[in-house]
Context: one part of a larger RNA
RNA sequence: GGCGUAUGGUGAAUGCCUUGGCUCUGAGAGGCGAAGAAGGACGUGGUAAGCUGCGAUAAGCUGCGGGGAGCUGCACACAAGCAUUAUAUCCGCAGAUUUCCGAAUGGGACAACCCAGUACACUGAAGGUGUAUUAUUCCGCCGUAAGGCGGGAAGCCAACCCUGGGAACUGAAACAUCUAAGUACCAGGAGGAAAAGAAAACAAACGUGAUUUCCUGAGUAGUGGCGAGCGAAAAGGAAAUAGCCCAAACCCGGGCAGCGUGCUGCCCGGGGGUUGUAGGACCGCAUUUAGAAACUGUCAUCAAGCUGAAUUUUCUGGAAAGCUAAGCCAUAGCGGGUGAUAGCCCCGUAAGCACAAAUUGACAGGGACGAGCGGUAUCCUGAGUAAGGCGGGACCGGAGAAAUCCUGCCUGAAUCUGCCGGCACCAUCCGGUAAGGCUAAAUACUCCUUAGAGACCGAUAGUGAACCAGUACCGUAAGGGAAAGGUGAAAAGUACCCCAAACAGGGGAGUGAAAUAGUACCUGAAACCGUACGCCU
Numbered sequence: 001g002g003c004g005u006a007u008g009g010u011g012a013a014u015g016c017c018u019u020g021g022c023u024c025u026g027a028g029a030g031g032c033g034a035a036g037a038a039g040g041a042c043g044u045g046g047u048a049a050g051c052u053g054c055g056a057u058a059a060g061c062u063g064c065g066g067g068g069a070g071c072u073g074c075a076c077a078c079a080a081g082c083a084u085u086a087u088a089u090c091c092g093c094a095g096a097u098u099u100c101c102g103a104a105u106g107g108g109a110c111a112a113c114c115c116a117g118u119a120c121a122c123u124g125a126a127g128g129u130g131u132a133u134u135a136u137u138c139c140g141c142c143g144u145a146a147g148g149c150g151g152g153a154a155g156c157c158a159a160c161c162c163u164g165g166g167a168a169c170u171g172a173a174a175c176a177u178c179u180a181a182g183u184a185c186c187a188g189g190a191g192g193a194a195a196a197g198a199a200a201a202c203a204a205a206c207g208u209g210a211u212u213u214c215c216u217g218a219g220u221a222g223u224g225g226c227g228a229g230c231g232a233a234a235a236g237g238a239a240a241u242a243g244c245c246c247a248a249a250c251c252c253g254g255g256c257a258g259c260g261u262g263c264u265g266c267c268c269g270g271g272g273g274u275u276g277u278a279g280g281a282c283c284g285c286a287u288u289u290a291g292a293a294a295c296u297g298u299c300a301u302c303a304a305g306c307u308g309a310a311u312u313u314u315c316u317g318g319a320a321a322g323c324u325a326a327g328c329c330a331u332a333g334c335g336g337g338u339g340a341u342a343g344c345c346c347c348g349u350a351a352g353c354a355c356a357a358a359u360u361g362a363c364a365g366g367g368a369c370g371a372g373c374g375g376u377a378u379c380c381u382g383a384g385u386a387a388g389g390c391g392g393g394a395c396c397g398g399a400g401a402a403a404u405c406c407u408g409c410c411u412g413a414a415u416c417u418g419c420c421g422g423c424a425c426c427a428u429c430c431g432g433u434a435a436g437g438c439u440a441a442a443u444a445c446u447c448c449u450u451a452g453a454g455a456c457c458g459a460u461a462g463u464g465a466a467c468c469a470g471u472a473c474c475g476u477a478a479g480g481g482a483a484a485g486g487u488g489a490a491a492a493g494u495a496c497c498c499c500a501a502a503c504a505g506g507g508g509a510g511u512g513a514a515a516u517a518g519u520a521c522c523u524g525a526a527a528c529c530g531u532a533c534g535c536c537u
Stems, first nucleotide, its partner, number of pairs: 001536009015522001016486002020457002022454007029446002031156002039101003042055003046078001050074002061095006070082003106115003116134007136153007160191001161189005171178001175225001201208002212239004222230002243438003246382001250271010276416001278381004282375004291369001295365006305353003311326002315322001327344002329333001335347003387411008397423001418433005473480002493521001496508004
């Protein structure tokens, strides 16, 4: 030095575990904010660095309700206390307090700081203190005006929604039309949903009857350097269903202006009226049934919470829930804990009970709104609109034979014997009635609450984060971003003695089932490093 056996160190894999995650389901909630939010800074404890809670009333104060023997958060020590049958701690609801910064709003500022005005008080005075108040802007009212009063806005927030802007990589095996894609991203706005929506719609010679979503139609019809690709609609089947209000004509009242004494025009308010087998005004005749919002009442729903069945023994063991033997409960044998695997030990579970406000639902009351017949001379029925030209864009449709929709520029109608559409255009026919507005449900989403589920993960996995993690650390900054779980049933966490300089470490002793479970702690593989013995060289 090699090989072998034994025994250690180091090391952290593996196994087992789970406080944490992941993906969903049901129900709820879908906002918070000038009454100062979200998020922070600084304080606050007997000792108090951190986290949590709270705010100079500061791990808390008050009221009501619950609960019942212990309690003073994490946090296991000491001190000082509170409470014990009901004012402890604790839980629920409501309230009070709530420094400073932050939209931040008296002015300023390098956020958590500095400095003011006005009124009042201490107070007679102060470079003093305290309380209140003082930003901007929009709307309304008052005012000749300056201004005053009242109301609103702002800022934050995960996704979903609408609108305005709007890429490139990429694909086309290059690339320019095209694609990616109206995606990513930016800006604005809103709601619990948003948007859309009661036919100037489809259809086809039959008919349907607002919108939205799903299945199908269908990768069809189409479109397309007819390349890559893109890609409908009707009909059919479902979900859910709901329809309405103005403008105008006409009438009444008020105001203003013109003419100049009762007319005209304009404006405001009230009535009226709302449609396509046209309707309404107007004229005549008749009149209030059905339905139905706000609101009120009753009942139910909703907090913390309460009751809640039934077991003992032998053996093994440190420990019984295991085994053995014999029982019991069950509208409860879901689940968790307890010294190993417990229906009957504990928490619970099934079932039942109690209960404040708000909420939600049902029922009853209530009664804003709301209806009919005939006539047809006249009047009304949404104008810089429809439509056309040029240029863009949206539709399945890339300008095409290109309808339809939107509009930057230029033109520019008709008025019910009207007008629009039915994929150039014309005719017939059919369907509608534009140029005003509102509208629940079915649909989309989940920062959040609650109850559950999993042929999801089990610490290099699962969230980046099971642990004081968006932390430590890195970067000028935007930003990037970790590692790190497990003693034991119980700390019983090794009294006492010895070695040593020792509060290091170790040897005895002791605890424990176990200490090769000793806070470098479950198991403890391999690489790597030793020690002892045997053999070989």